Small-subunit ribosomal RNA, 3' major domain from Roseovarius nubinhibens, 458 nucleotides, folded computationally.
Rfam family: Bacterial small subunit ribosomal RNA.
Its mean pLDDT, the model's own confidence on a scale to 100, is 81.
Context: one part of a larger RNA
RNA sequence: UGACGGGGGCCCGCACAAGCGGUGGAGCAUGUGGUUUAAUUCGAAGCAACGCGCAGAACCUUACCAACCCUUGACAUCCUGAUCGCGGAUCGUAAAGAUACUUUCCUUCAGUUCGGCUGGAUCAGUGACAGGUGCUGCAUGGCUGUCGUCAGCUCGUGUCGUGAGAUGUUCGGUUAAGUCCGGCAACGAGCGCAACCCACAUCCCUAGUUGCCAGCAGUUCGGCUGGGCACUCUAUGGAAACUGCCCGUGAUAAGCGGGAGGAAGGUGUGGAUGACGUCAAGUCCUCAUGGCCCUUACGGGUUGGGCUACACACGUGCUACAAUGGCAGUGACAAUGGGUUAAUCCCAAAAAACUGUCUCAGUUCGGAUUGGGGUCUGCAACUCGACCCCAUGAAGUCGGAAUCGCUAGUAAUCGCGUAACAGCAUGACGCGGUGAAUACGUUCCCGGGCCUUGUACA
Numbered sequence: 001u002g003a004c005g006g007g008g009g010c011c012c013g014c015a016c017a018a019g020c021g022g023u024g025g026a027g028c029a030u031g032u033g034g035u036u037u038a039a040u041u042c043g044a045a046g047c048a049a050c051g052c053g054c055a056g057a058a059c060c061u062u063a064c065c066a067a068c069c070c071u072u073g074a075c076a077u078c079c080u081g082a083u084c085g086c087g088g089a090u091c092g093u094a095a096a097g098a099u100a101c102u103u104u105c106c107u108u109c110a111g112u113u114c115g116g117c118u119g120g121a122u123c124a125g126u127g128a129c130a131g132g133u134g135c136u137g138c139a140u141g142g143c144u145g146u147c148g149u150c151a152g153c154u155c156g157u158g159u160c161g162u163g164a165g166a167u168g169u170u171c172g173g174u175u176a177a178g179u180c181c182g183g184c185a186a187c188g189a190g191c192g193c194a195a196c197c198c199a200c201a202u203c204c205c206u207a208g209u210u211g212c213c214a215g216c217a218g219u220u221c222g223g224c225u226g227g228g229c230a231c232u233c234u235a236u237g238g239a240a241a242c243u244g245c246c247c248g249u250g251a252u253a254a255g256c257g258g259g260a261g262g263a264a265g266g267u268g269u270g271g272a273u274g275a276c277g278u279c280a281a282g283u284c285c286u287c288a289u290g291g292c293c294c295u296u297a298c299g300g301g302u303u304g305g306g307c308u309a310c311a312c313a314c315g316u317g318c319u320a321c322a323a324u325g326g327c328a329g330u331g332a333c334a335a336u337g338g339g340u341u342a343a344u345c346c347c348a349a350a351a352a353a354c355u356g357u358c359u360c361a362g363u364u365c366g367g368a369u370u371g372g373g374g375u376c377u378g379c380a381a382c383u384c385g386a387c388c389c390c391a392u393g394a395a396g397u398c399g400g401a402a403u404c405g406c407u408a409g410u411a412a413u414c415g416c417g418u419a420a421c422a423g424c425a426u427g428a429c430g431c432g433g434u435g436a437a438u439a440c441g442u443u444c445c446c447g448g449g450c451c452u453u454g455u456a457c458a
Base pairs, nucleotide, nucleotide: 001458002457003455004454005453007452008451009450010449011448012447013446015442016441019406020405021404022403023402026319027318028317029316030315031314032313033312034310035309042053043052064305065304066303067302068301069300070299073129077128078127079125080124081123082122083121084120087106088105089104092101093100094099109119110118111117131294132293134292135291136290140288141287142283143282144281145279147277152191153190154189155188156187157186158167159166160165171182172181173180197271198270199269200268202239203238204237206235207234208233211229212228213227216226217225218224242265245259246258247257248256249255321399325358326357327356328355329354330353337347338346339345365396370391371390372389373388374387375386376385412434413433414432415431416430417429418428
């Protein structure tokens, strides 16, 4: 100087408390461990691995296994030789296919000094080489997680100390903040904080179709038409919030409490933004890359299988156990986004509301499982897809110890969209509808910041 303390002081955070809803019990989905297997490819491992890499494993993907094939190779450059095309479509034989042989048709390279001379393409050969999702993330780059959007981390000069170092950065207030004020052997500065950026909330200007309809006219009653751009809206620019004003308080400071006006008030709300560093954190299977290793194989191709197994254990979710409900009927109101173009057309809600029924049951709750029949995608749904119909109708009556999320348009609840995708979501990322309760407080648990103290630790 740090680190640590079941030392002290001050402070903060959904950290506790106060509340609301869950998980842990059931069934299923999904990931992981374990076990099994020819293979169940590999990685991720407390927080910070486990609906994670995977924005989507039937083939492909695919890296794994079995079998069958290839060896200058599926891909690149160079050398030698041959050919002038290459390529596309197509008949047939063998095969699981890769592949091997074969029939027919279309097409018939460019420049030229006319020399296979130059370029290009294909085939064959030789070796240099290709190739490797093989190993090492403890050789690395890049990227990422985490402490943590925590308020810290440093430097120059000066001063102090023999020195390591200290000071500044401590102290008194204050702040979300090393934020600001005051003081001080310090004076300044940098990276962070804040602001500058984006979205939302108010108003104004400009613009008025595909949008809108106040008033006027017509109307097939539909902004449909004439007409209009006031309003809604759209999208470019601007205004607006600064403790600016008032009162109190404070040291006459920084600020704090209250008020006015205002769409918004003290960081308006949300996002993007992540200092010096820590964990030899993660990734050699995105990519790049040192070293090592394989080279008729640890490379390449194909068919089939596997990644989907199942005494079990854990994580994350979905659906429930019902009457604040189920079912039937009536019946409104969104936003994001996508569809090649489209504010025009299409994809389009549910909860809510009203009426009826069920009357507390393992039920008209719940829907697992299983039998049968179909639809769709796709060469192909057996291993192993999704959906629909009929039948079947399991566990489950609110969950032990324990444990998680959330402070407002939030939690809870309801549906909708998108990416990737031939097809496949209860996942992920977004969107809107309905819309709470509680916070006395900081003693305690957890994490963090500053000062101080002890130390036989570095």